This is a predicted structure of a 589-nucleotide part of an RNA (small-subunit ribosomal RNA, 5' domain) from Neanurini environmental sample.
It matches the Rfam family "Eukaryotic small subunit ribosomal RNA". For this family Rfam cites "Crystal structure of the ribosome at 5.5 A resolution" (Yusupov et al., Science, 2001). The family is grouped with related families in Rfam's "SSU clan".
Lineage of the source: Eukaryota > Metazoa > Allotriocarida > Hexapoda > Neanurini.
The RNAcentral record of the full RNA draws on ENA and SILVA.
Context: one part of a larger RNA
RNA sequence: UAUGCUUGUCUCAAAGAUUAAGCCAUGCAUGUGUAAGUAUAAACUCUUUUGUACUGUGAAACUGCGAAUGGCUCAUUAAAUCAGUUAUAGUUUCUUUGAUGGUACCUUGCUACUCGGAUAACCGUAGUAAUUCUAGAGCUAAUACGUGCACAAACUCCCGACUUGGCUCGCCAGGAAGGGACGUAUUUAUUAGAUAAAAGGCCGAUGCGGGCUUGCCCGGUAUUGCGGUGAAUCAUGAUAACUUGUCGAAUCGCACGGCCCCAGCGCUGGCGAUGUUUCAUUCAAAUUUCUGCCCUAUCAACUUUCGAUGGUAGGAUAGAGGCCUACCAUGGUGGUAACGGGUGACGGAGAAUUAGGGUUCGAUUCCGGAGAGGUGGCAUGAGAGACGGCCAUCACACCUAAGGGAGGCAGCAGGCGCGCAAAUUACCCACUCCCGGCACGGGGAGGUAGUGACGAAAAAUAACGAUACGGAACUCAUACGAGGCUCCGUAAUCGGAAUGAGUACACUUUAAAUCCUUUAACGAGGAUCUAUUGGAGGGCAAGUCUGGUGUCAGCAGCCGCGGUAAUUCCAGCUCCAAUAGCGUAUAUU
Repeated sequence: UAUGCUUGUCUCAAAGAUUAAGCCAUGCAUGUGUAAGUAUAAACUCUUUUGUACUGUGAAACUGCGAAUGGCUCAUUAAAUCAGUUAUAGUUUCUUUGAUGGUACCUUGCUACUCGGAUAACCGUAGUAAUUCUAGAGCUAAUACGUGCACAAACUCCCGACUUGGCUCGCCAGGAAGGGACGUAUUUAUUAGAUAAAAGGCCGAUGCGGGCUUGCCCGGUAUUGCGGUGAAUCAUGAUAACUUGUCGAAUCGCACGGCCCCAGCGCUGGCGAUGUUUCAUUCAAAUUUCUGCCCUAUCAACUUUCGAUGGUAGGAUAGAGGCCUACCAUGGUGGUAACGGGUGACGGAGAAUUAGGGUUCGAUUCCGGAGAGGUGGCAUGAGAGACGGCCAUCACACCUAAGGGAGGCAGCAGGCGCGCAAAUUACCCACUCCCGGCACGGGGAGGUAGUGACGAAAAAUAACGAUACGGAACUCAUACGAGGCUCCGUAAUCGGAAUGAGUACACUUUAAAUCCUUUAACGAGGAUCUAUUGGAGGGCAAGUCUGGUGUCAGCAGCCGCGGUAAUUCCAGCUCCAAUAGCGUAUAUU
């Protein structure tokens, strides 16, 4: 694990893994709305406190997010997965949280108080036997799709009309009106991102002090900055270009206020919501270092032309890498078992057993992996090589008017099949959490009942007394015997007491119930409200009792029993063991 017999209470509780990762009717399991994207529903609802752009509720639909989580299963898979341990200086990251973004135009007759064109719902016309199928006509929205302005000064760099000084007369050192470029992101190149000690001298510039002959002299001194790591071509900055040009808000709600030079379609302003670039953070992911796995030599050599091992370059990728391609080299593994084969092999945490060492199990609720009938491919997206998404093929298989159309329960129930082998087509989002534009919706995740002797915990089936009888010690005894505030047992004797199992008003429980716990009222004498399962030769606790059978029927794990007195069969009685459980088979220790 299965099965046989039995089963009163109560609390937990596994459950179609093994065989067929076999096939599935039907139903459900993923949807979602705030004050805050879009309402002219010809859908409701108000009333006058108000709604001549817009009251409110709000179906539908567009739009946004989610649907990559969860749940199920274990077919594959043996250095693969996985475990512990490293690394990312080799990468991506929706969301969360914290930072961050004055530069857009290229030209001065112009939208910046706000630009453009569609489309759904809606209305109507149609097609098909048929689907969550669609077409044509007519409208109308945006945080959908697109377009597109804006506000300071300076620095810096490039060009530079012109101009100052020096002289070897075409060079050096300056100044400069004006013009252009200068946000962020992308791609490439260049560059900065310093520093191994000590003392002194000389030249120049700037700053400081002193002397005065107002343009010379003297003096001593200062010259300051450069993040981070064990380590970078790092962070960061700059220059030159580059880009089918990324972002830099034409968005929404609530409350309404302040200012006046012009009282106007003026100027200005608070708290939020949504969105967006880059950096970090978080949630992760993806690769990755080292070590570790069952049986097998009736597997000893394996790998490499079609990548095997390494190098260089490129491509691809989010990124390292033979991941792929080109060109080279000839390597790489193996008796410390490579390679191959097997596995009723997903790995681990763990489970059972065990003095210690071990042995066996681990499909199964937690972590990781893989998969959705087999196989391959893909679009969307931050994330999938997704299957309750699409395409193809193979195998199944459904509807059909035969033209076509639709499908994937190893989700929850349920059915068939398979088998030794496994539950209800139930109720609910109240709990725990998850998703969503969300305090409100949804969730077969999950919870709650039902089935349920997988298994585990507690624990009824009687207790007491009297009497009678039998005994045990004890006391008194003389041996017979006697005694009672001693004790045990037996009895279809007698007695009242106590209780739940069950029935059940009611509360409680609960989303609603049930159960449990409380609890009125009923509810026990052969207390028929009746405990069983196996055994009674030995091992091994318990009969040499009775009847039947007669080497037959049968029992018996093993030894054995049975041939006419059976301690062993079939029965009756009695007894023994465990007991709401006990036997049997199998695997394992």